[in-house]
Molecule: Bacterial small signal recognition particle RNA
Organism: Solirubrobacterales bacterium
RNA sequence: GUCCCCGUUGCGGUGUCGGCCCGUGAACCAGGUCAGGUCCGGAAGGAAGCAGCCUUAAGCGGUCACCGGCAGGCGCGGCGGGGUUGCC
Numbered sequence: 001g002u003c004c005c006c007g008u009u010g011c012g013g014u015g016u017c018g019g020c021c022c023g024u025g026a027a028c029c030a031g032g033u034c035a036g037g038u039c040c041g042g043a044a045g046g047a048a049g050c051a052g053c054c055u056u057a058a059g060c061g062g063u064c065a066c067c068g069g070c071a072g073g074c075g076c077g078g079c080g081g082g083g084u085u086g087c088c
Stems, first nucleotide, its partner, number of pairs: 001085001003083010014071006021062004030055004038047003
């Protein structure tokens, strides 16, 4: 020097999971606003609050651009070690 193996490591790729993002998403057991009606009051006014509307949690679905974790019989390198063989 050749070929092979092992360890470690850099970059890239692939897969997967999570985040971000989008959608959906609570009869009551989440929040807000609460028509009507109810309750208190002589009244003024006040209280709780259903439906509706808005928002959101878990969950579900989407996306793979970006970020992170993990994985490998993936690609190209770095470093260290072992074996093999050729030459001097």